[in-house]
Context: one part of a larger RNA
RNA sequence: CGUUGUUGUUUGAGGAGAUUCUUUCCUAGUACGAGAGGACCGGAAAGAGCUAACCUCUGGUGUACCAGCUGUCACUGCCAAGUGCACUGCUGGGUAGCUAUGUUGGUUAGGGAUAACUGCUGAAAGCAUAUAAGCGGGAAGCCCACUCCAAGAUAAGACAACCGUUCCGAUUUAUCGGAACAAAAUUUCCUGGUAGACGACCAGGUUGAUAGGUUCUAGGUGUAAGUGCAGUAAUGCAUUGAGCCGAGGAAUACUAAUAAAUUUAGG
Numbered sequence: 001c002g003u004u005g006u007u008g009u010u011u012g013a014g015g016a017g018a019u020u021c022u023u024u025c026c027u028a029g030u031a032c033g034a035g036a037g038g039a040c041c042g043g044a045a046a047g048a049g050c051u052a053a054c055c056u057c058u059g060g061u062g063u064a065c066c067a068g069c070u071g072u073c074a075c076u077g078c079c080a081a082g083u084g085c086a087c088u089g090c091u092g093g094g095u096a097g098c099u100a101u102g103u104u105g106g107u108u109a110g111g112g113a114u115a116a117c118u119g120c121u122g123a124a125a126g127c128a129u130a131u132a133a134g135c136g137g138g139a140a141g142c143c144c145a146c147u148c149c150a151a152g153a154u155a156a157g158a159c160a161a162c163c164g165u166u167c168c169g170a171u172u173u174a175u176c177g178g179a180a181c182a183a184a185a186u187u188u189c190c191u192g193g194u195a196g197a198c199g200a201c202c203a204g205g206u207u208g209a210u211a212g213g214u215u216c217u218a219g220g221u222g223u224a225a226g227u228g229c230a231g232u233a234a235u236g237c238a239u240u241g242a243g244c245c246g247a248g249g250a251a252u253a254c255u256a257a258u259a260a261a262u263u264u265a266g267g
C1' cells in the first nucleotide's frame, strides 16, 4: 500500500518439520538339521542417536546478596565499628534468572494409492497366458494421519460483536451531493515485562495492583552491633537461628501511569 469501518474468534489453499536404529526376552532350543547349529510369522521390554520444552530434583553460573580473612597506616578526630583500593582483593556459600551433564515428553497406531515382485478371471490365438477389457496382494519409500506457520490464498475467505445525529442544497420521492459535531475503536504519550537490537509483541494507565516504595514472606547467609558476664589477655558465653539481604510470592494507592492529541461513520 492492497484486501475498502473497527474489534475479536477462526477455516486451511499452500508450506515447513518429524517419521532413525540397536539389543534382550517370549513364542522356542520349537520348525529345519545326522550333528554343529538354529529360524520365519507374531508379541513384549530396555537402550542409543536425534529432537522439543522446562528448572521440581542433581549440579554449574550467579561482578544482586551473606559471612570469613589479609595488606593499607588512605578516609569517617581517637578506641571499637565501618568505607575505599588491592583481578569481583582473596576465600566459603548462594535466591531469582540463564543453563546440562539434570527432569519430562516425542520419534506411534492406523488408512489409501503404488514399486520391484506375486496372483484371480480371461481372450486375441478352441490350448496356454497376471492383461488386451476387468479384479487383487505388495515397501523404512509416496499421500493422509502427528507438530508448527499460514487469507498478499491479489480468487485477499468465514463467523460474532460494536459504532450517527444535525443542518444546507438538489431531486425522478427513491435517493444523491456538501458541511458540522464527532461514536465505536486505535495510536501517539506514560508505568512496565511472560517480549525485545530498533520497530514489533504482551500486561496496564485512577472504574487502576503496571512499576517503584512500604509491610509480610518462601529462600540465602549463618548467631550483627551494642551491652552484660567469665578470663591478666587472646577469646568465649548470654542477649540471639540473631542481624543483613531477599531479582521470587502476597497485601497495600504512599509515588508515578497526569494532561492532551491523532485517526476514523466505512471505494
Stems, first nucleotide, its partner, number of pairs: 001152001005162006014149004020048007032037001049107006058100004065093005070086003074083003110144003117137004163266001164181007185263001187261002189205005210256003213252005219245003226239005

Large-subunit ribosomal RNA, domain VI from Patescibacteria group bacterium UBA2773, 267 nucleotides, folded computationally.
Its mean pLDDT, the model's own confidence on a scale to 100, is 82.
Its Rfam family is "Bacterial large subunit ribosomal RNA". Its family is annotated with structural constituent of ribosome and ribosome in the Gene Ontology.
The sequence was found in a public genome assembly.
The organism belongs to Bacteria candidate phyla, within Bacteria.